[in-house]
Context: one part of a larger RNA
RNA sequence: UGACGGGGACCCGCACAAGCGGUGGAGCAUGUGGUUUAAUUCGACGCAACGCGAAGAACCUUACCUGGUCUUGACAUCCUGCGAACUUGGUAGAGAUACCUUGGUGCCUUCGGGAGCGCAGUGACAGGUGCUGCAUGGCUGUCGUCAGCUCGUGUCGUGAGAUGUUGGGUUAAGUCCCGCAACGAGCGCAACCCCUAUUGACAGUUGCCAACAGGUAAUGCUGGGAACUCUGUCAAGACUGCUGUUGAUAAAACGGAGGAAGGUGGGGACGACGUCAAGUCAUCAUGGCCUUUAUGUCCAGGGCUACACACGUGCUACAAUGGUUGGUACAGAGCGUCGCGAUCCCGUAAGGGUAAGCUAAUCGCAAAAAGCCAAUCUCAGUUCGGAUUGAAGUCUGCAACUCGACUUCAUGAAGUUGGAAUCGCUAGUAAUCGCAGAUCAGCACGCUGCGGUGAAUACGUUCCCGGGUCUUGUACA
Numbered sequence: 001u002g003a004c005g006g007g008g009a010c011c012c013g014c015a016c017a018a019g020c021g022g023u024g025g026a027g028c029a030u031g032u033g034g035u036u037u038a039a040u041u042c043g044a045c046g047c048a049a050c051g052c053g054a055a056g057a058a059c060c061u062u063a064c065c066u067g068g069u070c071u072u073g074a075c076a077u078c079c080u081g082c083g084a085a086c087u088u089g090g091u092a093g094a095g096a097u098a099c100c101u102u103g104g105u106g107c108c109u110u111c112g113g114g115a116g117c118g119c120a121g122u123g124a125c126a127g128g129u130g131c132u133g134c135a136u137g138g139c140u141g142u143c144g145u146c147a148g149c150u151c152g153u154g155u156c157g158u159g160a161g162a163u164g165u166u167g168g169g170u171u172a173a174g175u176c177c178c179g180c181a182a183c184g185a186g187c188g189c190a191a192c193c194c195c196u197a198u199u200g201a202c203a204g205u206u207g208c209c210a211a212c213a214g215g216u217a218a219u220g221c222u223g224g225g226a227a228c229u230c231u232g233u234c235a236a237g238a239c240u241g242c243u244g245u246u247g248a249u250a251a252a253a254c255g256g257a258g259g260a261a262g263g264u265g266g267g268g269a270c271g272a273c274g275u276c277a278a279g280u281c282a283u284c285a286u287g288g289c290c291u292u293u294a295u296g297u298c299c300a301g302g303g304c305u306a307c308a309c310a311c312g313u314g315c316u317a318c319a320a321u322g323g324u325u326g327g328u329a330c331a332g333a334g335c336g337u338c339g340c341g342a343u344c345c346c347g348u349a350a351g352g353g354u355a356a357g358c359u360a361a362u363c364g365c366a367a368a369a370a371g372c373c374a375a376u377c378u379c380a381g382u383u384c385g386g387a388u389u390g391a392a393g394u395c396u397g398c399a400a401c402u403c404g405a406c407u408u409c410a411u412g413a414a415g416u417u418g419g420a421a422u423c424g425c426u427a428g429u430a431a432u433c434g435c436a437g438a439u440c441a442g443c444a445c446g447c448u449g450c451g452g453u454g455a456a457u458a459c460g461u462u463c464c465c466g467g468g469u470c471u472u473g474u475a476c477a
Base pairs, nucleotide, nucleotide: 001477002476003474004473005472007471008470009469010468011467012466013465015461016460019425020424021423022422023421026316027315028314029313030312031311032310033309034307035306042053043052064302065301066300067299068298070296073125077124078123079121080120081119082118083117086103089100090099091098092097107114108113127291128290130289131288132287136285137284138280139279140278141276143274148187149186150185151184152183153182154163155162156161167178168177169176193268194267195266196265198236199235200234201233202232203231204230208225209224212223213222214221239262242256243255244254245253246252318418322377323376324375325374326373327372328371334365335364336363339358340357344353345352346351384415389410390409391408392407393406394405395404431453432452433451434450435449436448437447
């Protein structure tokens, strides 16, 4: 100087408390361990691994296994020889591939040849998702959006170092003020950036429709309009600016006015010096090592989907604040031409047929759902719950057996609110309801967004956890 303490003081955080809803019990989905297996590819392991890499394993992916091939190789550069490239069909085979066969003689040219592509050969080499993340770069997680981490000069100390950065107040903040052997500065904080809440100006189609006119069964449907909504660019606006009290006359705090918004308005992006030899050699790059008729490469099939069991994360429930049936209302944000697909017809339905419109504020996906209005069920393992299984189908795709999603009929399991324990959340939040997108032929209870409805509680900081500042003890570094 640090680190640590079941030392002290002060302070903060959904850390506790106060509340609301969960997990832990059930079924299923998904990841992991374990076991099994020819293989169940690999990585990730307290918080910070376990719906994680994977924004989508039937083939492919694919790295694994079994079997069948190739050896200058699936891919790159160079050399030599031959041939245009390319292409039709057949046979064998699981295919990779092997053999036979058909068409074709192109482009540039100084007529020597050349470019491009294919085949064969020679070796230099290629190749490796093989090992080492404890050799590395890059990227990332975490403490933590915590308020800290340092430097120059000066001063003090023999020195390690100290001071500044401590103290009194204050703040979300090393934020600001005052004091002070310190005076300044840097990286952080904050602000500058984006979205959102209010208003104005400008603009007015594909969006809008108040006034005027026309028209319809109905609809901005038409003329037209530029008010409103909205879209979009540019501005304004919030700064403790004004005011009262408190305070050291300071910083600031509390209250008030005005205001759409008030003291960081709400949200996002943004992550200091460093810590964990944290994670990643399987994104990529890369040192070293290993491999080279194989640890490389091509192909078919299988596996990654196994199942006495254990754990994590979710979904659906156990019902009446509910289930079922009928009617009816209101979003936002997205996506669409290899696409979205209206309408009409067929089918109980998944879906099929037909096909308008749309490269989209124009057309479509599109029905929002919870809600509201009626009817019914009447406390039951039920008209709750839907697992499982049987049968019949639909769609995608060479192909749904291993191993897809969906539909209909039948079947109708566990489950009556969950032990010890444990998680999230402070407001448009929790809870609850649906919608869209990425990936994607198909496949979503996951993920990322979007809006609808919309609470309760916070006395307080004694205690649990984590963190910050000062101080103290130490046989620790």
The part of an RNA shown here (small-subunit ribosomal RNA, 3' major domain) has 477 nucleotides and comes from an uncultured Acidobacteriota bacterium.
Model confidence (mean pLDDT): 85 of 100.